[in-house]
RNA sequence: GCCUUCUUAGCUCAGUUGGCAGAGCGCAUGCCUAGUAAGCAUGAGGUCGAGUGUUCAAAUCCCUCAGAAGGCA
Repeated sequence: GCCUUCUUAGCUCAGUUGGCAGAGCGCAUGCCUAGUAAGCAUGAGGUCGAGUGUUCAAAUCCCUCAGAAGGCA
């Protein structure tokens, strides 16, 4: 230098025939208990890496950039 894949909640990751952003763990609150753990219930937490274009509508499709991993030379 070229090619491929990846970037979504605090962490690990789902979600691609475009149509309300989710799960597990963690966190907070409540219930339960003599108390703690466990269990149960509720809740908070996101400009979907940045920008641009297409579209009535973009995490999803196009383009550019940044970062990470792998391959080739």
Transfer RNA from Rozella allomycis CSF55, 73 nucleotides, folded computationally. The RNAcentral record of the sequence draws on ENA, GtRNAdb and Rfam. It matches the Rfam family "tRNA". By type it is a transfer RNA.